[in-house]
Molecule: Lysine riboswitch aptamer
Organism: Secundilactobacillus folii
RNA sequence: CAAAAAAGAAGAGGCGCGAAUCAAAAGAGUCGCUUGCGUGAGAACUGUCAGGUUCGAUGAUUGCAAGUCAAAGGGUGGUUCGCCGAAGCCGGCUGUAGCUGAUAGUACAGGAGGCUGGGACCUGUCUUAAGAAGACUGGGACUGUCGCAACGAUGUGUUGCGGAGAGCUUCCUACGUU
Numbered sequence: 001c002a003a004a005a006a007a008g009a010a011g012a013g014g015c016g017c018g019a020a021u022c023a024a025a026a027g028a029g030u031c032g033c034u035u036g037c038g039u040g041a042g043a044a045c046u047g048u049c050a051g052g053u054u055c056g057a058u059g060a061u062u063g064c065a066a067g068u069c070a071a072a073g074g075g076u077g078g079u080u081c082g083c084c085g086a087a088g089c090c091g092g093c094u095g096u097a098g099c100u101g102a103u104a105g106u107a108c109a110g111g112a113g114g115c116u117g118g119g120a121c122c123u124g125u126c127u128u129a130a131g132a133a134g135a136c137u138g139g140g141a142c143u144g145u146c147g148c149a150a151c152g153a154u155g156u157g158u159u160g161c162g163g164a165g166a167g168c169u170u171c172c173u174a175c176g177u178u
Stems, first nucleotide, its partner, number of pairs: 002178001008171004014084001016083008032068007042055004046104006087116004093110005117143002121139002124136003145163007
């Protein structure tokens, strides 16, 4: 002098990720409500069991007809914002809620653990109003990045194989060693 670790800073992948908001569509002429004509004793409070409460021959429940008629979640497009473990998912655990208890499930929230570089496509299953979207298992390709090998030019490319984001690139930066 150069190289150079941890930590730090800044970045890349691309139909890239997530959130908010606005608009329309769909949900749906559905749920619900009202009336009429029947039916005729049960019904509701998440399913089952037990209890409790409320409603019910002044008609529960249910069928048909007519009238009236939503909403949520999810998706599409625009705009804005935050970003590149962006973010998403997973069995089990804890708490809360729907009358009480038990049990199962649903919704929301939470810490911990695990999986996934990314976006699509296909099979099956689940969820859903849905054949939209999403999740999970599996599959073969694509793409980015790094490593190894071969080939080929002087441009950092092509092919094959493999790894994982705790990665990769740039900047910055010690000790030791050279």